[in-house]
Molecule: small-subunit ribosomal RNA
Organism: uncultured bacterium
């Protein structure tokens, strides 16, 4: 894009089309083929007149009879019924299409031509009578007609036989002549008295034509080779028969043929075509409607009649089914039009009319016609129209969203003014109609013309006119991307969506609803199907080194393709002409319906056939050539192949000698061998297999493959001469044939070593393995089979063309040389590098994967599967050929960046090592887990949680629990409202909070005042407050960590199709991507470093409260000094600056001098791009969600301190480098007013009383270890201090749960700590004390700082951990905590098997045939 569609939602009108695709299933009912009385006899009805009878006086009425006329029709007869209409079962075929042929044929009616139509005969239906039968129907007798039937006559013409002439020739044609055979029917008009004449329609034999049909042939159009051979009337001949006609169409005889890889035979499917749909086309799919042909008519078979049938609404036979029946018998055939049932996703009215067109019959009128023309139903399709138009902003209300301002729906609506299509209604009202009949005129007798009369189903329809009123008329799908269109709410991996990718796990533009938007529109979507996109079967127009794909290799058949020159031919090819190419359709043009759909007219066609011409190319025939191919000659190279002979080294074994305790084996062992003498060593012998060195990206071979030496037989390649010969003899190669590693198989040998299977020992969780000790097939030879490999260059063979460099094997030529080496040229092999070009890239690159030609093989997503079934081969193993169901949305290739590796290289770090001290054991403190609990609030959880948030939980804090209370609230703002109270005080209840009661001022402004307004407080109500409630995976901010690791990037340029690369890699160097050099890179940014702070030296200045001096008994707010110390400020100093060396590159490194300090002087602050959805919603902020007499707020008490246990971090120890006692010296940095607190007094002490001085270099508190001396004498102690008792102190409203401190008493564990593990490289570790924040007090042994004393060690980078750079592999990318394989368990699906069971089909052999098989 399309459809004969179906389904869902929706549905106003009209036109034109279209509508049983499934069950060729079964059918009730009605209709669909009749007509002719001008072929015939008879019957019936009516009319007319006549005759006879009856009644009557008669008119008349009535009955009968024959006659005439009109109408009618059962039968005989004629024509039709073979058309029209339906369906698509069958059919792979001359069925269809196309083009030829028929000298091998027929053709009713129709047209034309010439001829004829004489005279007879016998029946039969009907009717009547009889009989049988339920019926359908049948039988018999009598009688009758014809255009029914049958002889006879005639014979133009025709047919057959014979003769002659003539022309063709496979059959025959024409003419002349003789003989034989063979026809007919009447009906109806006119004229006439009649005889007879004359028309019309018929009839007969014959010829021609038209139309229709039969038969034959060329070519064309489905799938399957897992169908490869088929065929006995088969193929042909001769002779007959049959037919309209040819022919094995049929028959007798004879021959043995015929078809087939260009696909016979078989199987499956199917009506064919014009055309339809799609596509740029080439193609692909289809064959509804319309048209042509074919086939069929319940199923199967058969003929009859006829011009035509083997006959849809005919006959006969058989069968199935259905119906009627009196049970004896009969009847039927919708795949005609309607209609019914059934099956189905699904397909219409039991309508009107012959008015038109067409058909049948008829002389005609006319009759018949479910053909046809119409109407009805269905949005099934195509086309057209409408559902209103213009104005209209307070941008109404409502809805939706919202940042709460607004936005949007939206000129949309309302409202105003119009219009009137369609529908509605009232009128009017068609075309399609011409024939025909009657009458007149003319006539060539066919007809023409004039007048009159009559005929419409559709239809009172279309159209036209009028009326009224915007009145009656819009939905469907979509809105994540593809793909036009976005928000809110609900939901929370649920419910659901989904064409593909994929959405949904609490902020879903993807689910559901809503608002809005988009698209199409009386439709819109969904499903199904076809083509397209798909160059995804590739003719146009693909590929095969690695993505799927080169056959394992050669020889060669058919086939395909094929060198140079000339001649012929004209098959292919090209051009012209003729015929055909049905109509419709399509395209172009022009018309008709108002337009369009629809429809009319004109033009155009590929192909096929015939014919004329051309001859370049191809083909065919002929002649020639030598450049392709081959042969001859000569020469050298070679692990080419077959056979035979020979050789040495080594292993093993046997025998003998020497000799003694081990050998062997492994990561380590053990099994094993050995005192019965091994291993080792010497000698001799046997036997089998393989051939070290040479040996080389060397050689040979088609490939597989070939390696000791010699002999013999034999294949191939190469070079040389431009020497000779042949003269296209060539290339490829479906089938076919041959060769074909290893393993394997059969038979026979052989068997040293090695070694599947197997045995044993180890390893291991196990170890049917890797390792070890043994060991059989096999490996070897001969004869056969097998036929596969990563049979690989993963690259088929042949030919030609296209820049190069450099090796090497073999040959030839040249230069030079005495000769060579060497050099140059060349041919042929074999390698490497590389240009153009090619390639997705990798790469290939004269040995192509470049550019071309020829031929073969092979591929078409992954898996299932190189499998099943079938076939062929094989002794078997198995090989070759080779699917499907089902399943997945990928599988795959190359390259890129990362990450990773029990890959590699380089480097660093208290990473290891070297050291020192710890932890892990004890007790206690503290944090965590767990347990417990009403609650033990919450968070932090590897490093990077655990003396963490917490720089301080008795109440408070406090978030938790229990209980008591409050509800505009403990706190903020606003509005409305009530009242006058508020703060404060008193009383009651109460654990308190709270509740209740009483007392208790109003203020400011305006105004004379009344009063009004404002402020304050209160009551009530509303907005709101409040939440340490949830989400750190919605967030901000802040922080941790890798890591103070040296990295992370950008611009421009360049390279690459691209991802990306380069820079940033490399060589050095550094703490450093630090610096230097090199380099398709050149620069730059964030990091590094430096700039900042502290400490160390000096200089200058400052000089109190510090310092020094003086003075004093001492003190003092005395005086003096600026030299030192100190303090503060500002400078200086250090930069590899200097020297030597590495080094004759730089950076840099090593050493030295000077210097307080030396190579970053020491320490701090400083943390790149990023990672961990790392941590924190409980510090704060904040989106969303949640609570609102409670998840908010207040209060009391409790809890956060709970204790079988486990872990982390610390303290104190275990002691003599110690402890106890005594003596005695030296800090820094901080802090102090609700504070530090001197001295003094009291107390054993904590502390108390008192309070000098100090808002501080001014006053206050102050060191300890060390050092000196004494004691202890190695012990659970004069170590250790837990625990507990008693007595006290301090803080505080309050120390019970639950504080700290003191004294006395008590005196636990612990004697240096398992596996494991931590810190530290110098003023560091270790060790000693001091201070501060928080704080009423304190759990501080913590944290943050300060100073005192003050070490040891580093060979080095193999290893552990972490990190950086380069490189390599990768099937990883959530990135190795990755990916991933197989079994098992359960469920489901697909396929195969399965004891059996049921059905169908075929076979069961003389024929029919049940059961059985």
């Nucleotide at each position: 894009a399309a459809c004969g569609a179906a389904c869902g939602c929706u549905g106003g009108c009209g036109g034109c089309g279209u509508g049983g695709a499934u069950a060729a299933g079964a059918c009730a009912u009605g209709c669909a083929a009749g007509u002719c009385g001008a072929a015939c006899g008879g019957g019936g009805u009516u009319g007319c007149a006549c005759g006879u009878g009856u009644a009557g006086c008669a008119a008349u009425a009535u009955a009968c009879g024959g006659g005439c006329a009109a109408c009618u029709u059962a039968g005989u007869g004629g024509c039709g019924a073979a058309a029209g209409g339906g369906u698509g079962c069958g059919u792979a075929a001359c069925a269809c299409g196309u083009g030829a042929g028929u000298a091998a044929u027929c053709u009713g009616c129709c047209g034309a031509u010439a001829a004829g139509u004489g005279g007879g005969g016998g029946a039969u239906a009907g009717c009547u009578c009889g009989c049988c039968g339920a019926a359908a129907g049948g039988c018999g007798a009598a009688u009758u007609a014809a255009u029914a039937c049958c002889g006879c006559a005639u014979g133009u013409c025709g047919u057959c036989c014979g003769a002659g002439c003539u022309g063709a020739c496979a059959u025959c044609u024409g003419c002349u002549u003789g003989g034989a055979c063979a026809a007919a029917a009447g009906c109806u008009g006119g004229a006439g008295c009649a005889a007879u004449c004359u028309g019309g329609c018929g009839c007969u034999g014959a010829u021609c034509g038209c139309u229709g049909a039969g038969c034959u042939c060329g070519c064309g159009g489905c799938c399957u080779a897992u169908c490869a051979g088929c065929u006995a009337g088969u193929u042909g001949g001769c002779g007959g028969g049959a037919u309209a006609a040819c022919a094995g169409c049929c028959c007798a005889c004879c021959a043995a043929g015929g078809c087939g890889a260009u696909g016979a035979c078989g199987g499956g499917u199917a009506g064919c075509u014009g055309g339809u749909c799609u596509g740029a086309g080439a193609g692909g799919a289809c064959g509804a409607c319309c048209a042509g042909c074919c086939a069929c008519a319940c199923u199967g078979g058969a003929a009859c009649u006829g011009a035509g049938a083997c006959a849809c609404g005919g006959u006969c036979c058989a069968g199935a089914c259905a119906c009627c029946u009196a049970c004896g018998g009969g009847u039927g055939g919708c795949a005609g039009c309607a209609g019914u049932c059934g099956a189905g996703a699904a397909u219409u009215u039991u309508u009107c009319u012959c008015a038109a067109u067409g058909g049948g019959c008829g002389a005609a009128a006319g009759c018949c016609u479910g053909a046809a023309g119409g109407a009805g139903c269905g949005a099934c399709g195509c086309c057209g129209c409408g559902u209103g138009g213009a104005g209209g902003a307070u941008g109404a209300a409502g809805g939706u969203c919202u940042u709460c301002g607004g936005a949007u729906u939206g000129u949309a609506a309302a409202c105003u003014c119009c219009u009137g299509u369609c529908a509605u209604u009232g009128g009017u009202g068609a075309a399609c109609a011409a024939a025909g009949c009657c009458g007149g005129u003319c006539u060539u007798c066919g007809g023409a013309u004039c007048g009159g009369c009559c005929u419409g189903a559709u239809a009172g329809u279309a159209g036209c006119c009028g009326a009224a009123g915007a009145g009656g008329a819009a939905g469907a799908g979509a809105c994540g991307g593809c793909u036009a269109a976005c928000u809110c709410u609900g939901u929370g991996c649920c419910a659901g969506c989904a064409g593909c990718c994929g959405c949904g796990g609490u902020a879903a533009u993807a689910c559901a609803g809503a608002g809005g938007u988009c698209u199409c529109a009386a439709g819109c979507g969904u499903u199904g199907u076809u083509c397209g996109g798909a160059u995804u079967u590739a003719u146009u127009g693909g590929g095969c080194g690695u993505a799927a794909a080169g056959g394992g290799u050669g020889c060669g058949u058919a086939g395909g393709c094929g060198g140079u020159g000339g001649g012929g031919u004209a098959a292919g090819u090209u051009g012209g002409g003729u015929g055909u190419g049905a109509a419709a359709u399509g395209c172009c043009g022009u018309g008709g319906c108002u337009c369009a759909a629809c429809u009319a007219c004109g033009g155009c066609c590929a192909g096929c056939a015939c014919u004329c011409a051309a001859u370049a190319c191809u083909g065919c025939c002929c002649c020639a050539c030598u450049a392709g191919a081959g042969c001859a000659c000569u020469a050298g190279a070679g692990a080419g192949g077959g056979g035979g002979c020979u050789g040495g080294a080594a292993u093993u074994u046997a025998c003998g000698g020497u000799g003694u305790a081990g050998c062997a084996g492994u990561g380590a062992a053990a099994u094993g061998c050995g005192u019965a003498g091994a291993u080792a060593u010497c000698g001799u012998a046997a036997g089998g297999a393989a051939c070290a060195c040479c040996a080389g990206u060397u050689g040979c071979g088609a490939a597989a493959g070939c390696g000791a030496g010699c002999c013999u037989c034999u294949g191939g390649a190469u070079a040389g001469u431009c020497u000779g010969c042949u003269g296209a003899c060539g290339c490829u190669g479906a089938g076919g044939c041959a060769c074909g590693a290893a393993a394997g198989c059969u038979g026979g040998g052989g068997g040293a070593g090695c070694a599947a299977a197997c045995g044993g020992g180890a390893u291991u969780a196990g170890a049917u393995a890797c390792c070890c000790c043994g060991g059989u097939a096999g490996u070897c030879c001969c004869a056969g089979c097998a036929g596969u490999a990563a049979a690989c260059g993963g690259u088929g063979c042949g030919c030609g063309u296209u820049u190069g460099g450099u090796g090497u094997g073999a040959g030839g030529g040249g230069g030079u040389u005495c000769g060579a080496c060497c050099c140059c040229c060349u041919u042929u092999g074999u390698g490497c590098c590389g240009g153009a070009g090619c390639u997705a890239a990798c790469g290939c690159g004269u040995u192509a994967a470049a550019c071309g030609c020829g031929c073969c093989g092979c591929c078409u997503g992954g898996g299932a599967a190189a499998u099943a079934c079938g076939g062929u081969c094989g002794c078997a193993a198995g090989a070759c050929u080779a699917a499907a169901a089902c399943u997945c949305a990928a599988a795959g290739a190359a390259a890129u960046u990362g990450a990773c590796g029990g890959g590699g290289g380089c480097c660093c770090g208290c990473a290891c090592a070297a050291g020192c001290g710890g932890u892990g054991g004890a007790g206690u403190a503290u944090g965590u887990g767990g347990c417990u609990u009403a609650a033990u609030u919450c968070g932090a959880u590897g490093c990077a949680a655990c003396g963490c948030g917490a720089a301080g939980a008795a109440c408070c804090u406090u978030a938790c629990c229990u209980g008591g209370g409050c509800u505009c609230g403990a706190c903020a703002u606003g509005c409305a409202u009530u009242u006058c109270u508020a703060a404060g005080g008193u009383g009651g209840c109460g654990a308190a909070a709270g509740c209740c009661a009483c007392c208790g001022a109003g203020g400011g402004c305006a105004g004379c005042a009344a009063u009004g307004c404002c402020c304050g407080a209160c009551u009530u109500g509303c907005a709101c407050a409040g939440g340490u409630g949830c989400u750190g995976c919605a967030u901000g901010g802040c922080u941790g960590u890798c890591g103070u690791c040296a990295g992370c990037u950008c611009g421009u340029g360049u390279c690459g199709u691209g991802a990306g690369a380069u820079g940033u890699u490399g060589g050095g160097u550094u703490a450093a991507g630090u610096c230097c050099c090199g380099c398709a890179a050149c620069g730059a940014g964030c990091g590094c470093a430096a700039c900042c702070c502290u400490c160390a030296u000096g200089u200058g200045c400052u000089g109190u409260u510090a310092a020094c001096g003086u003075g004093c008994a001492a003190c003092a707010u005395u005086c003096g000094u600026a030299u030192c110390u100190c303090u503060g400020c500002a400078c200086a100093g250090a930069c590899u600056g200097c020297c030597c060396c590495g080094u004759g590159a730089a950076a840099c490194g090593g050493g030295g001098a000077g210097g307080a300090a030396g190579g970053c002087g020491a320490g701090g602050a400083u943390g790149a791009c990023g990672u961990c959805a790392a941590g924190u919603c409980a510090g704060c902020a904040u989106g969303g969600c949640c609570c609102u007499u409670a998840c908010g707020c207040c209060c009391a008490g409790g809890g956060c301190u709970g204790c079988a246990c486990a872990c982390g971090u610390a303290c104190u120890a275990c002691a003599a480098u110690a402890c106890u006692c005594a003596g005695c010296a030296c800090a820094a940095a901080a802090c102090g007013a609700g504070c530090c607190g001197a001295a003094g007094u009291c107390g054993c002490g904590a502390g108390a009383c008192u309070g000098c001085g100090g808002a501080a270099a001014u006053c206050a508190g102050a060191a300890a270890a060390a050092c000196u001396g004494a004691g202890u004498c190695c012990a659970g102690u004069u170590c250790g201090g837990a625990u507990u008792g008693c007595a006290g102190g301090c803080u505080g409203c309050a120390a019970c749960u639950c504080g700290c401190c003191u004294g006395c008493a008590u005196g636990a564990a612990g004697c240096u700590g398992g596996a494991a593990u931590c810190g530290c490289u110098a003023g560091u570790a270790a060790u000693g004390g001091c201070g501060u924040a928080u704080c009423a007090g304190c759990u501080a042994c913590g944290a943050c700082g300060c100073c005192g004393u003050g070490a040891a060690u580093a060979c080095g980078u193999u290893c552990c951990c972490g990190g950086g750079c380069c490189u390599u592999g990768u099937a990883c990318a959530c990135a190795c905590c990755g990916c991933c394989c197989g079994u098992c368990a359960c469920a489901u699906c697909a396929u195969g098997g399965a004891a059996g069971u049921c059905g169908c089909u075929u076979g069961u052999u003389c024929c029919c045939a049940a059961a059985g098989c």